[in-house]
This is a predicted structure of a 499-nucleotide part of an RNA (small-subunit ribosomal RNA, 5' domain) from an uncultured bacterium. It matches the Rfam family "Bacterial small subunit ribosomal RNA". RNAcentral holds the full RNA, with entries from SILVA. Model confidence (mean pLDDT): 86 of 100.

Context: one part of a larger RNA
RNA sequence: GAUUGAACGCUGGCGGCAUGCCUUACACAUGCAAGUCGAACGGCAGCGGACCUUCGGGUGCCGGCGAGUGGCGAACGGGUGAGUAAUGCAUCGGAACGUGCCAUUGAGUGGGGGAUAACGUAGCGAAAGUUGCGCUAAUACCGCAUAUUCUGUGAGCAGGAAAGCAGGGGACCGCAAGGCCUUGCGCUCUUUGAGCGGCCGAUGUCAGAUUAGCUAGUUGGUGAGGUAACGGCUUACCAAGGCGACGAUCUGUAGCGGGUCUGAGAGGAUGAUCCGCCACACUGGAACUGAGACACGGUCCAGACUCCUACGGGAGGCAGCAGUGGGGAAUUUUGGACAAUGGGGGAAACCCUGACCCAGCGACGCCGCGUGGGUGAAGAAAUCCUUCGGGAUGUAAAGCCCUGUUGUAUGGGAAGAGCGGAAGACGGUACCAUACGAGGAAGCCCCGGCAAACUACGUGCCAGCAGCCGCGGUAAUACGUAGGGGGCAAGCGUUGUCC
Numbered sequence: 001g002a003u004u005g006a007a008c009g010c011u012g013g014c015g016g017c018a019u020g021c022c023u024u025a026c027a028c029a030u031g032c033a034a035g036u037c038g039a040a041c042g043g044c045a046g047c048g049g050a051c052c053u054u055c056g057g058g059u060g061c062c063g064g065c066g067a068g069u070g071g072c073g074a075a076c077g078g079g080u081g082a083g084u085a086a087u088g089c090a091u092c093g094g095a096a097c098g099u100g101c102c103a104u105u106g107a108g109u110g111g112g113g114g115a116u117a118a119c120g121u122a123g124c125g126a127a128a129g130u131u132g133c134g135c136u137a138a139u140a141c142c143g144c145a146u147a148u149u150c151u152g153u154g155a156g157c158a159g160g161a162a163a164g165c166a167g168g169g170g171a172c173c174g175c176a177a178g179g180c181c182u183u184g185c186g187c188u189c190u191u192u193g194a195g196c197g198g199c200c201g202a203u204g205u206c207a208g209a210u211u212a213g214c215u216a217g218u219u220g221g222u223g224a225g226g227u228a229a230c231g232g233c234u235u236a237c238c239a240a241g242g243c244g245a246c247g248a249u250c251u252g253u254a255g256c257g258g259g260u261c262u263g264a265g266a267g268g269a270u271g272a273u274c275c276g277c278c279a280c281a282c283u284g285g286a287a288c289u290g291a292g293a294c295a296c297g298g299u300c301c302a303g304a305c306u307c308c309u310a311c312g313g314g315a316g317g318c319a320g321c322a323g324u325g326g327g328g329a330a331u332u333u334u335g336g337a338c339a340a341u342g343g344g345g346g347a348a349a350c351c352c353u354g355a356c357c358c359a360g361c362g363a364c365g366c367c368g369c370g371u372g373g374g375u376g377a378a379g380a381a382a383u384c385c386u387u388c389g390g391g392a393u394g395u396a397a398a399g400c401c402c403u404g405u406u407g408u409a410u411g412g413g414a415a416g417a418g419c420g421g422a423a424g425a426c427g428g429u430a431c432c433a434u435a436c437g438a439g440g441a442a443g444c445c446c447c448g449g450c451a452a453a454c455u456a457c458g459u460g461c462c463a464g465c466a467g468c469c470g471c472g473g474u475a476a477u478a479c480g481u482a483g484g485g486g487g488c489a490a491g492c493g494u495u496g497u498c499c
Base pairs, nucleotide, nucleotide: 001499004496006495007494008493009492010491013369014368015367016366017365019362020361021327026325027324028323030322031321032320035072036071037070040069041068043065044064047063048062049061050059051058052057079280080279081278088205089204090203091202092201093200094199097197098196099195102193103192106189107188108187109186110144112142113141119134120133121132122131123130124129150159151158152157164185165184166183167182168181169180172179173178206252207251208250213243214242215241218240219239220238221237222236223235224234225233255277256276257275258274259270260269261268262267282303283302284301285300286299305316306315307314308313333359335358336357341355342353343352344351345350372402373401374400375399382393383392384391385390406440407436408435409434410433411432412431416426443488444487445486446485447484448469449468450467454483455482456481457480458479464471465470
């Protein structure tokens, strides 16, 4: 000199864009953060309508719909960096794999069955919840048939699917519902793909030798098991290997990269915000469901902690967004809206979305603007200095003439919304016009040398200053105050930090 997620002191007008718990991965009150589908299903608690009514009410008939069965989603999105020195990350390669939704190829969607929630009823319990009996539906569940392909194979064969729903309709059939036809959306098997994911290898990836030996599923083989898949991944047996001064093992520290800061570069430092990967979700362990998890707002077990309890027993997990306590030098609102972008569900209308888009707070940072412009005396007053003559602040002020960035008020008022219509949280915001009036807007540090800027008074090795050298013991340009001056400026200085 440059840097900063900064903090502290003094000061503080406006706007734009960014950014804001670096410390206790400490504990959390409250609200919200993942639902949706009635075009899968039986139904009808509530609301509105229609009809009936003995005026109490009744009827799913219609719009719809709480709870329930079922489907898809909840494995994304969001947070944090505890752990991890390699099951990680970065780069380059590889073969023994999986894949819901999406695209694509071909084939099919035939015929049956038994249950169960909801509901009813009878109980238990303080609650959380739960039990018996009875009824019922499905795109829930289970057989049978079929199998181009698919899987296994001893190549003969064996095994293995499916579900319907909605719109429209001429003839025909049917009392009707409907059958039937057709269109769309689904469902089953299958081919190829895209994207995504799992796995393997090589190279690179901090410090310590005051850590020198480490290893028993350890290293390899065979058989078996297991996995989507290779593999000591697991197991039985056999062999005795494997790693290591090119640093094994141990210890300490640490998420990694793109990047960021600095530097002419080489390099050094760093890993906030944004993007990619990884790991974690009160602590430890485990599996279930599923295309995908060993699952932040799922389950089970154990533990610590907190809460409720009728003492028998239960409930919980903010490292989601706000917010609270605590810690700390220190870090924001218990805000608005789904209008846009994106995500989930749905045929759609639409619903959900603390992702996101906005607003609020903080000079925390960067950038821009303003705090007025012109004129105005050999120069007012005041203050300071003085050799008492005068000099300085100083065109500075006042005065006069203007301007309107900004400000205030009034009026108008967006784009952001696609292809015709509707739909804007931000927001009556940005912006535009008019009026008013210099009116509301400057501080901080320094002035001995380094290093730009000097005098007076006070103090008297005191009080104090100080980054280094050093100042202060009676004429201090170094302390304190004043006048003056220098530097930067809505900031200035100090401290920390890294190059």